[in-house]
The RNA shown here (c-di-GMP-I riboswitch aptamer) has 80 nucleotides and comes from Robertmurraya massiliosenegalensis.
RNA sequence: AAAUGGCAAACCUGUUGAAAGAUGGGGACGCAAAGCCACAGGCCUAAAGCGAAAGUUGUUAUGGCGGCUGGGUUACCGAA
Numbered sequence: 001a002a003a004u005g006g007c008a009a010a011c012c013u014g015u016u017g018a019a020a021g022a023u024g025g026g027g028a029c030g031c032a033a034a035g036c037c038a039c040a041g042g043c044c045u046a047a048a049g050c051g052a053a054a055g056u057u058g059u060u061a062u063g064g065c066g067g068c069u070g071g072g073u074u075a076c077c078g079a080a
Base pairs, nucleotide, nucleotide: 006031007030011026012025013024014023015022016021029067035073036072037071039070040069041068042065043064044063049059050058051057052056
C1' cells in the first nucleotide's frame, strides 16, 4: 500500500447522577490502538465539608475525563 473488518464525535432521545459525567438506542466528526488500565501530569464538576456573606459566594476530590499527554498492557492484516 492493499484486504477483512472494528470503534464511534457533535447532535437527538431514554435511564442514572448534586454536577462533571456514565450508559441504552439513533447518528458519523474522526481514530492503526478512538482496545483496556486512573500510576504521573493536566483538565472538568463541587453534593457533603470548611470559610465569608446574608437570600449569595469562595475553596476543596473522596467524584470524573483513556476521543488531553505520558506510561503500563493486549491486539487484526502483511506489498515495500